Predicted 3D model of a 479-nucleotide part of an RNA (small-subunit ribosomal RNA, 3' major domain) from an uncultured marine bacterium. The RNAcentral record of the full RNA draws on ENA and SILVA.
Context: one part of a larger RNA
RNA sequence: UGACGGGGGCCCGCACAAGCGGUGGAGCAUGUGGUUUAAUUCGAAGCAACGCGAAGAACCUUACCUGGCCUUGACAUCUGGGGGACAUCUGGGAAACCAGUUGGUGGACUUCGGUCUAACCCCAAGACAGGUGCUGCAUGGCUGUCGUCAGCUCGUGUCGUGAGAUGUUGGGUUAAGUCCCGCAACGAGCGCAACCCCUAUCCUUAGUUGCCAGCAUUAAGUUGGGCACUCUAGGGAGACUGCCGGUGGAUAAGCCGGAGGAAGGUGGGGACGACGUCAAGUCCUCAUGGCCCUUAUGGCCAGGGCUACACACGUGCUACAAUGGUCGGUACAAAGGGCUGCGAACCCGCGAGGGGGAGCCAAUCCCAAAAAGCCGGCCCCAGUUCGGAUUGCAGUCUGCAACUCGACUGCAUGAAGUUGGAAUCGCUAGUAAUCCCGGAUCAGCAUGCCGGGGUGAAUACGUUCCCGGGCCUUGUACU
Numbered sequence: 001u002g003a004c005g006g007g008g009g010c011c012c013g014c015a016c017a018a019g020c021g022g023u024g025g026a027g028c029a030u031g032u033g034g035u036u037u038a039a040u041u042c043g044a045a046g047c048a049a050c051g052c053g054a055a056g057a058a059c060c061u062u063a064c065c066u067g068g069c070c071u072u073g074a075c076a077u078c079u080g081g082g083g084g085a086c087a088u089c090u091g092g093g094a095a096a097c098c099a100g101u102u103g104g105u106g107g108a109c110u111u112c113g114g115u116c117u118a119a120c121c122c123c124a125a126g127a128c129a130g131g132u133g134c135u136g137c138a139u140g141g142c143u144g145u146c147g148u149c150a151g152c153u154c155g156u157g158u159c160g161u162g163a164g165a166u167g168u169u170g171g172g173u174u175a176a177g178u179c180c181c182g183c184a185a186c187g188a189g190c191g192c193a194a195c196c197c198c199u200a201u202c203c204u205u206a207g208u209u210g211c212c213a214g215c216a217u218u219a220a221g222u223u224g225g226g227c228a229c230u231c232u233a234g235g236g237a238g239a240c241u242g243c244c245g246g247u248g249g250a251u252a253a254g255c256c257g258g259a260g261g262a263a264g265g266u267g268g269g270g271a272c273g274a275c276g277u278c279a280a281g282u283c284c285u286c287a288u289g290g291c292c293c294u295u296a297u298g299g300c301c302a303g304g305g306c307u308a309c310a311c312a313c314g315u316g317c318u319a320c321a322a323u324g325g326u327c328g329g330u331a332c333a334a335a336g337g338g339c340u341g342c343g344a345a346c347c348c349g350c351g352a353g354g355g356g357g358a359g360c361c362a363a364u365c366c367c368a369a370a371a372a373g374c375c376g377g378c379c380c381c382a383g384u385u386c387g388g389a390u391u392g393c394a395g396u397c398u399g400c401a402a403c404u405c406g407a408c409u410g411c412a413u414g415a416a417g418u419u420g421g422a423a424u425c426g427c428u429a430g431u432a433a434u435c436c437c438g439g440a441u442c443a444g445c446a447u448g449c450c451g452g453g454g455u456g457a458a459u460a461c462g463u464u465c466c467c468g469g470g471c472c473u474u475g476u477a478c479u
């Protein structure tokens, strides 16, 4: 100087408290440990591994296993020789591949015999290729984390023999090393804030595919007409403690209240992550040093495995019901996606779906129904008209192919479960809770993930205590 303390002081954070809803019990989904296995590929490991890499494991993916094959190799550059791309068919085989067959061929020169040559193919030889093999404790890059915490430093000066201190401490204040005042310091940098994006109000420009106040018209903004309104998307205005009152050891920074205002003291949300810490994570995205393999640790293929199952844990979904279940009727979104795509009306099917193809490269058409809600009917507290696991049968769709191992539909079956021990998690407002909708990946497959809107709470006295953190100070046998 730091670090640490079951030392002290001050101060923060859904840290506790106050509340609301969960997890821990059940069934299932998913990840992991373990066990099993020929293989169940590998990585991730307290917070910060465990719906994580995986934003899609039937084949492929695939890195694993078994078996069948290849050895200049699936891929790159170079040399010599032969053929010239390519396509069809036959036999063997699980395929890879092996053996054969038929058709056919670019450019330049040409004496029409041919010569040279490109892409590409075959043969040979070697230089080499190849490795998701090892080392993240050799590395780059990228990332997590403390933490959006308010800190981390430098120049010059001054003090100290020196390590170092000062500045950065102190008095106030702030979300903030934010600002003010004071001060042997005066300044500065990286951080904070602001500049960026979305959202909340208004003005303006523009008016189709959007909109409809008045006029006409229609089943319908459907059409004429119009661009006022909504909306769309470009530009601008607006908020700055600017104004008023109070308060402030100080006339300071600021704090409290008020006016005006769509919005008020950072308006709400996002992007943005200082010096550094964890030899944190990743050699399996990629790159890369070293080491190792070289008829194999490389390469091709078929099948299997990653989907196993006495168990244990994490994360979720669905429930245990009446604020509910079910049936009928009836409203109101936003954000997205769509061309070997989205697919309407209509017809068939109980249904998944099939037929059909209008329209749409989309403010035009389609996916599309929003659901909870509201209005009625039934159920009457029961393992039930709750709950839907499991299983049987029959089907649909995608795909070369759903046995291992897809999703969905119908009928039947109807399990556990009556609110969950110790313990433990999230959330302070358009939040929690609850209800649907869309997207990426993707042939197919979503309870996961990433977004969108609808309905819409309760509580916060307070900082003693638990956890994490900031500043000052004190002790220390640690640095």
Base pairs, nucleotide, nucleotide: 002478003476004475005474007473008472009471010470011469012468013467015463016462019427020426021425022424023423026318027317028316029315030314031313032312033311034309035308042053043052064304065303066302067301068300069299070298073128077127078126079124080123081122082121083120086103087102089100090099091098092097106117107116108115109114130293131292133291134290135289139287140286141282142281143280144278146276151190152189153188154187155186156185157166158165159164170181171180172179196270197269198268199267201237202236203235204234205233206232207231210227211226212225215224216223240264243258244257245256246255247254320420324379325378326377327376328375329374330373336367337366338365341360342359346355347354348353386417391412392411393410394409395408396407397406433455434454435453436452437451438450439449